[in-house]
RNA sequence: AGCAGAGUAGAAUUUUGUGCGUUAAGUGCCAAGUGAACAGGGAGUUGUCAUUUGGACGAAAAGUGAAAACUUGCGGUACGAAGUUCGCAUCCCGCUGCU
Numbered sequence: 001a002g003c004a005g006a007g008u009a010g011a012a013u014u015u016u017g018u019g020c021g022u023u024a025a026g027u028g029c030c031a032a033g034u035g036a037a038c039a040g041g042g043a044g045u046u047g048u049c050a051u052u053u054g055g056a057c058g059a060a061a062a063g064u065g066a067a068a069a070c071u072u073g074c075g076g077u078a079c080g081a082a083g084u085u086c087g088c089a090u091c092c093c094g095c096u097g098c099u
Stems, first nucleotide, its partner, number of pairs: 001099005010086010020075003029055008040093004061072004
């Protein structure tokens, strides 16, 4: 110098546990603002995530009980655990192997 490769945060999905809602919050969608993270180092988006404000849309309840409540459901529901799959947008350097 050339070629090949490794590695993260995290993401998706399945199972499961504990909750929340079912008097509709949450999830998902659109617009704007703010912020954060992105392999060992540096840079970093029109991508990702979080949050705030505004807007549109919008639902599955049933049973038991004197009651409190409980049970079974339902929700593109929250968080945890386990399994599987994927995994820096991109650029430079570094690391490992071969020549």